[in-house]
């Protein structure tokens, strides 16, 4: 110093005005917002990943069920079922172009666009409320061992 292992910490932003209406931060007009890794140069929309939702497999523990042993308490076994936790994995999953600079940019600059899980709601939500004091792509620091 790289790899491996362990521990700790960190790890998603944004609704305001007007209109319609009995009712909308959900509709209409304008406004606001942009996780993680990669990429010849800085990315919501290039490549990949994460959360949500629907599954599959393996293992551990517990319970059920079945079998055997035992006077009882119990003990042992099982290819079946349920459930908890851990690991691995499949499906689903939206969106960008033009011009400029440059050796190099769908990443910078200029212009014009587009996209955003599920459940809830007096009315349809990227921005409100909730699962979530959760999970997490990953990031940082420290420690041990070996070389």
């Nucleotide at each position: 110093c790289a790899c491996u292992u362990g521990u700790u910490c960190c790890g998603g932003g944004a609704a305001u005005c007007g209109g319609u209406g009995g009712a909308a931060u959900u509709c209409c007009g304008a406004a606001c917002u942009g996780g993680c890794g990669g990429u010849g140069a800085c990315a919501g929309c290039c490549c990949g990943c994460u959360a949500a939702c629907c599954g599959g497999c393996u293992c551990c523990a517990c319970g059920g069920c079945c079998c055997g042993c035992a006077c009882c308490c119990g003990c042992g076994g099982g290819a079946c079922c349920g459930c908890u936790g851990a690991g691995c994995u499949g499906g689903c999953c939206u969106g960008a172009c033009c011009g400029g600079u440059g050796g190099a940019a769908u990443u910078c600059c200029g212009g014009u666009g587009c996209c955003g899980a599920c459940a809830g709601u007096c009315a349809c939500a990227g921005u409100c409320u909730g699962g979530a004091u959760g999970g997490g792509a990953g990031g940082a620091a420290c420690a041990c061992a070996a070389c």
Description: Model confidence (mean pLDDT): 78 of 100. Predicted 3D model of a 147-nucleotide RNA (FMN riboswitch aptamer (RFN element)) from Helcobacillus massiliensis. Its Rfam family is "FMN riboswitch aptamer (RFN element)". Rfam links the family to the GO term FMN binding. Taxonomically the source falls in Helcobacillus (Bacteria, Actinomycetota, Actinomycetes, Micrococcales).